[in-house]
Molecule: small-subunit ribosomal RNA
Organism: bacterium
RNA sequence: AUUUUGACUGAGAGUUUGAUCCUGGCUCAGGAUGAACGCUGGCGGCGUGCCUAACACAUGCAAGUCGUACGGACCGCCCGGAAUGAAGCUUCGGCAGAGUUCCGGAUACGGUUAGUGGCGAACUGGUGAGUAACACAUGGGUAAUCUGCCCUCCGGCCUGGAAUAACAGGGGGAAACCCCUGCUAAUACCGGGUACGUUCCUGCCGCCGCAUGACGGCGGGAAGAAAGGUGGCCUCUGCUUGCACGCUGCCGCCGGGGGAUGAGCCCGUGGCCCAUUAGCUUGUUGGUGGGGUAACGGCCUACCAAGGCUGCGAUGGGUAGCUGGUUUGAGAGGACGACCAGCCACAUUGGGACUGAGAUACGGCCCAGACUCCUACGGGAGGCAGCAGUGAGGAAUUUUCCGCAAUGGACGCAAGUCUGACGGAGCGACGCCGCGUGGGUGAUGAAGGUUUUCGGAUCGUAAAGCCCUGUCAGGGGGGAAGAAACCUGGUUGGCUAAUACCCAUCCAGCUGACGGUACCCCCGAAGGAAGCACCGGCCAACUACGUGCCAGCAGCCGCGGUAAUACGUAGGGUGCAAGCGUUAUCCGGAAUCACUGGGCGUAAAGAGCUCGUAGGCGGCCUUGUAAGUCGAAUGUUAAAUAUCCGGGCUCAACCCGGAGCAUGCGUUCGAUACUGCUUGGCUAGAGAGUGGGAGAGGAAAGUGGAAUUCCUGGUGUAGCGGUGAAAUGCAUAGAUAUCAGGAAGAACACCAGUGGCGAAGGCGGCUUUCUGGACCAUUUCUGACGCUGAGGAGCGAAAGCCAGGGGAGCGAACGGGAUUAGAUACCCCGGUAGUCCUGGCCGUAAACGAUGAACACUAGGUGUGGGAGGUCAUCGACCCCUUCCGUGCCGCAGUUAACGCAUUAAGUGUUCCGCCUGGGGAGUACGGUCGCAAGAUUAAAACUCAAAGGAAUUGACGGGGACCCGCACAAGCGGUGGAGCAUGUGGUUUAAUUCGAUGCAACGCGAAGAACCUUACCUGGGUUUGACAUCUGGGGAAUCCUGUGGAAACACGGGAGUGCCCUUCGGGGAGCCCCAAGACAGGUGCUGCAUGGCUGUCGUCAGCUCGUGCCGUGAGGUGUUGGAUUAAGUUCCGCAACGAGCGCAACCCCUACCCUUAUUUGCCAGCAUUCAGUUGGGAACUAUAAGGGAACUGCCAGUUUAUGACUGGAGGAAGGUGGGGAUGACGUCAAGUCAGCAUGGCCUUUAUACCCAGGGCUACACACGUGCUACAAUGGCCGGCACAACGGGUCGCAACACCGCGAGGUGAAGCCAAUCCCUUAAAACCGGCCCCAGUUCAGAUUGGAGUCUGCAACUCGACUCCAUGAAGUUGGAAUCGCUAGUAACGGCGGAUCAGCACGCCGCCGUGAAUACGUUCUCGGGUCUUGUACACACCGCCCGUCACACCACCCGAGUCGGGUGCACCCGAAGUCGAUGACCCAACCUGCAAAGGAGGGAGUUGCCGAAGGUGUGUCCGGUGAGGAGGGUGAAGUCGUAACAAGGUAGCCGUAGCGGAAGCUGCGGCUGGAUCACCUCCUUU
Repeated sequence: AUUUUGACUGAGAGUUUGAUCCUGGCUCAGGAUGAACGCUGGCGGCGUGCCUAACACAUGCAAGUCGUACGGACCGCCCGGAAUGAAGCUUCGGCAGAGUUCCGGAUACGGUUAGUGGCGAACUGGUGAGUAACACAUGGGUAAUCUGCCCUCCGGCCUGGAAUAACAGGGGGAAACCCCUGCUAAUACCGGGUACGUUCCUGCCGCCGCAUGACGGCGGGAAGAAAGGUGGCCUCUGCUUGCACGCUGCCGCCGGGGGAUGAGCCCGUGGCCCAUUAGCUUGUUGGUGGGGUAACGGCCUACCAAGGCUGCGAUGGGUAGCUGGUUUGAGAGGACGACCAGCCACAUUGGGACUGAGAUACGGCCCAGACUCCUACGGGAGGCAGCAGUGAGGAAUUUUCCGCAAUGGACGCAAGUCUGACGGAGCGACGCCGCGUGGGUGAUGAAGGUUUUCGGAUCGUAAAGCCCUGUCAGGGGGGAAGAAACCUGGUUGGCUAAUACCCAUCCAGCUGACGGUACCCCCGAAGGAAGCACCGGCCAACUACGUGCCAGCAGCCGCGGUAAUACGUAGGGUGCAAGCGUUAUCCGGAAUCACUGGGCGUAAAGAGCUCGUAGGCGGCCUUGUAAGUCGAAUGUUAAAUAUCCGGGCUCAACCCGGAGCAUGCGUUCGAUACUGCUUGGCUAGAGAGUGGGAGAGGAAAGUGGAAUUCCUGGUGUAGCGGUGAAAUGCAUAGAUAUCAGGAAGAACACCAGUGGCGAAGGCGGCUUUCUGGACCAUUUCUGACGCUGAGGAGCGAAAGCCAGGGGAGCGAACGGGAUUAGAUACCCCGGUAGUCCUGGCCGUAAACGAUGAACACUAGGUGUGGGAGGUCAUCGACCCCUUCCGUGCCGCAGUUAACGCAUUAAGUGUUCCGCCUGGGGAGUACGGUCGCAAGAUUAAAACUCAAAGGAAUUGACGGGGACCCGCACAAGCGGUGGAGCAUGUGGUUUAAUUCGAUGCAACGCGAAGAACCUUACCUGGGUUUGACAUCUGGGGAAUCCUGUGGAAACACGGGAGUGCCCUUCGGGGAGCCCCAAGACAGGUGCUGCAUGGCUGUCGUCAGCUCGUGCCGUGAGGUGUUGGAUUAAGUUCCGCAACGAGCGCAACCCCUACCCUUAUUUGCCAGCAUUCAGUUGGGAACUAUAAGGGAACUGCCAGUUUAUGACUGGAGGAAGGUGGGGAUGACGUCAAGUCAGCAUGGCCUUUAUACCCAGGGCUACACACGUGCUACAAUGGCCGGCACAACGGGUCGCAACACCGCGAGGUGAAGCCAAUCCCUUAAAACCGGCCCCAGUUCAGAUUGGAGUCUGCAACUCGACUCCAUGAAGUUGGAAUCGCUAGUAACGGCGGAUCAGCACGCCGCCGUGAAUACGUUCUCGGGUCUUGUACACACCGCCCGUCACACCACCCGAGUCGGGUGCACCCGAAGUCGAUGACCCAACCUGCAAAGGAGGGAGUUGCCGAAGGUGUGUCCGGUGAGGAGGGUGAAGUCGUAACAAGGUAGCCGUAGCGGAAGCUGCGGCUGGAUCACCUCCUUU
């Protein structure tokens, strides 16, 4: 939607981003195909099959037929004759005469047929080249027509004539074929007669039509026909007894009427692209006369007129057969036009006519061209886009099949003949449809494959096995329908004279290519029959191995750089299935051209503005009409297709029948609301009048003052000017400064205002003149006069151009100075065009409100400009109220992707115009138009990408802003960087200098300690089940001593020796050692970018999140922001939030005070005692170590907002976290570590494993980091003397004593440690010397002599003594640490460790200075802002140059094609003229001949191909040239994105390697700060 019922009825996804919404393109899933390709392939049915070269074609066939149109020919039959002569008979002499050959006759019969003649050949079949056209479709017209065969009706078919093929004879030619002479027939040809409802001329009447005009009737005149054939018969007629010229039937013939069918012509309407095709046309448009046609008509011709077409797209160019339909789609639409059907066009290319009912003729003719073939070179032949077939082209498309049995066609009376139409078969999975490849059962879940966490899982009831079935294929057998006619024979009836003929009915017979096919039955046997694609997402389906940005995949996004579900293979799975994929094309999805059904503020898109033509649209009432519109009926809309219902093939595909539909067009009738047209009116739109006031509206003329510069003069002296800082420049020839006078040009401060005016651009001192528009009031007039506006016209900033003026200032270009790596810039000093005026061009801007014009409607609030009214108030300035017009801001509904807009709409509607359709290429090329030029305007394509974009979000970033913090700076103290040495690193070297760590956050780091060992490296020697683990077998206890070779490892020996547990005494077992074999061990080999764990860092920074709710389409926001405050997201207040978690803080440890308890190894006030807390004793103190207390902004005052908090104070050992430590949120850096450990994967296995010796890690031109020691007097040296704490100690610390200058040695008490030892702390303090120097500083280096550890100090230890005595005199640029018991200075201890400490980890002692403050540097936090960043500024990104590739443009030309014009030549042929030559029919004529008529020939017009010239369009190619695009790591710079470091951009002009710079005008799509105005809240 429909009355009801039934049926049918619209799907999205991927991809731009860190994420989001939107815009927008690309891509995919679906369906389809005349397809092709790859892999595979069992059967059948029905369809279908050169889309390319309308390229060329061998061969065969595709259109013939009729002897009942005609004359012949031949054969048969028949007759006669001759020759020969089979079977048979025979008296063997012969008879007989089939058959064969020859000759002749007859033409009656039968057959065949070249020719004449008739019909057909114009159908069927093929193809789609051409054609944008009345070609097609649809609907009409024909009063402007024709129509063979067919149907029907009327009438007729009389009488003559002359030829000509065939044939015969002769001739030419290679052939094709032709010529001459002679004969002959017709349903061939030609006269005469007759004739209608025929045609023409003409008169009259009637009737009809929109009209030209048609139709009908009655007259007159003229013209015009014919053909026979055949069967039967004797009823009629004639001859004559069976024949016709007779009758009859059939087939034909002629004239005419009607029908049917087919065709011609004309018209309305409809369906492609390009305007970068805008003007076209001379038979063109019309008329008159003539011609021509079946017919109208410029169809043709002569003359006359000057028309005709076109923005509703002429002309030109490109493309194309059109339609029914097919395909897709929900539909509307889109694309297509194979097969089937209708129409058209064509038939090798171009032209032409003939014949005919019909052709301008596929298998006819003529001519010309190209090509092919034949040829005797003279000349001829040909046309598959018919069916097969061949070659070629191509990705690609079949058999040189069977048959006329069916259907249809031609001819024929018919039988029949012909039919590559057609019916069939063949080939091709090319498509659609159907069937099969088996069914049931079967778990030890077999074997095997794959995988594995080694347990298993999976292939999998799958297989095997058992029980069944029998479709298809195979073998055997049976076996249709398609066939009914014609015809033949017969029956019955009709017609007739008729048992002929003919018509009708019935019976019988004949006819099958396919084909022994469909179908049916039987046989046997699961036996013969499954593949293809895919498995990252879209999209259904996952693992293993191989490979290692390779090989490769890919429809889009994208995979692959050692663990690939994305490559290749395998297993498994998914989807389809005799197919499956791929490719190509179309529709869909795509609302992505939007009628249904889109948009244009910022995404692509409103013309710079106005006027106005065509066009589109248009106020209120009314009359008529009925064009649009609506309704009904009717005609048509071919069939097929599609839909529904039903039927037939076993089903289906397929086929058949019926119904419905066919949205369109025509005709008739009706309706009249709306639109149109029309009549009359109205005033609300619009315009005019009258009265007012406002205004930088425009044009012209005049005029004014300030300032700048210049000139003159005066005063005056050394600088001025300029900048970040300078310099160029000016100035002693007197500048700048200052005063006076003068000149010139340009612009008009304040007023001045999101104020005014104008259409926009734009307009600003003052005055005058001229002039345009708007507004208000009034409601006087006109009466829809309106809105918009393609083309068109005008106006149109700045720059620029031309000509003439003018030129003060400013100022492209240019010159100079700076800056800089450079600086063709920014800055500075100069300065020309220009800026100004007049006249003329240009016609563009971010010409912007990025918002076309007009009208109407839809909450408000508040400013401001112009006017009117009211009120206060009697006149009058304000205030206030109402109203109209303009101009701003805020804001509701609504709208928007959001931002925002919001009565000045981006809301709701109407009308008209302009414009958009992914980014780049490109507003470019070419062409056109305009311009003096610059250039403007109109405006593509190839190619390339999967994005380009808008708004908003979260971050990050900014040479943006605000606030805050941190030894971040500043203020200080001490260092580093310079020296020597130590140590680490880089580099270099080396056989090796093992490896790792590399900005902060590697570098005295792993390493809390490399002489061997360590050790991982190198050289050499050796081992191979191994130095180490588990398992098996054999032997042996283990173990100890010892020899030889050797550097050792190792190799080869000798000897001693028998344990533990159990025992049935045989033996067995555990551990250990040796031997053997194999599983395996081993690896500091690789990957920290496969990992665990641990660690560093931002950072002890204050942050990071969640639940629920709320806001937003969403990302997300809110909370967490704001106001205060804090060390702190600490806390409080406020708030669409309310709560919570991880962090902060606190809880833990050390330390500072007190208390309690405890009292040895520690302590000693008082008592006693001693050399001595030594001892007795004490438990107060110190200390020790366990538990408590104490501090919480608790109290006070002030400040603040009342809270929170801060400031100050009191008390207190300690005060606002008391000090220190441990503690490190979510996360970042693919940060570090496979060499600490663990671990996946890979690699190695007589070696990358293991053992040993020696060497190396310790090298040394050099560079850097971290330290030590110094450079000295705040010091050095000598002497004296005081005070610690943390710790460590039996493979140890070691007192004390002795020896040694010393390191140390010898001996040795004590101590497993609050007991003993290490253990003297040092700086400090006291005294002395040194006296500013390379020193009494400093100690490197070197020589000598030693000590200790150790198997061993050469490479390569530490320490001691003597001697030596280097650099270094406070350190450039730069840089580090530290805010209080801190820095600095001083020493002490410990780990590692045999030995080795300037390092590291701790300890105590002495013990400062400074912080105004947050401008700056670095880092961090919060809020905000901009962003083109998101790998996140170490970001992004622009242009030149260089290289490679690609397409395009220009290009001297050159080549080819299309087409216009002009001219030349001119075939065939129609038409015309002529026709002295030729001619049977008719006329005259006895004849000859003449006439009529015709023809050959000649000629005129036209005329194809061809030629010449000149235009124009398209394409190919082209030295060279220009720009463009693309391309992992090229060069130069840094233009843009942040204020991008000179804000950017637009237009224009100049300049420059390049991005670009500069001038002039414009825009905000500029950050930041300040001011003004308006608004919001109070």